RNA sequence: UUUUUAUACAGAGGCGCGGAGAGACAGGCUCGACGAAACGCCGGCAACCAGCCGCCCAACCGCGGAAACGGUGCCAAGUCCUGACCAUAUAAAAA
Numbered sequence: 001u002u003u004u005u006a007u008a009c010a011g012a013g014g015c016g017c018g019g020a021g022a023g024a025c026a027g028g029c030u031c032g033a034c035g036a037a038a039c040g041c042c043g044g045c046a047a048c049c050a051g052c053c054g055c056c057c058a059a060c061c062g063c064g065g066a067a068a069c070g071g072u073g074c075c076a077a078g079u080c081c082u083g084a085c086c087a088u089a090u091a092a093a094a095a
Stems, first nucleotide, its partner, number of pairs: 001095008013042004021031003025083004043075003048071002052065004079087001
């Protein structure tokens, strides 16, 4: 990067650094010098994967639960709104 599957009206921000953009895209609308993005540190949210417990099973798969040490993700506004609804994002798996 591509493909497949699942999810997307809930939830959770401070500081440092930086210095003009950001919210994917188009059109809106909004945020921003009372400091945008990026980066760093600390904190938090959630519970996809892994791990744990129970049920089912020959086993795998599947279903449910608790937990939050591990791998990701996320922390303005419903994915900000409308459109495309596989358009975008994230997770897991495969190539």

Predicted 3D model of a 95-nucleotide RNA (SAM riboswitch aptamer (S box leader)) from Hymenobacter persicinus. The organism belongs to Hymenobacter, within Bacteria. Its mean pLDDT, the model's own confidence on a scale to 100, is 85.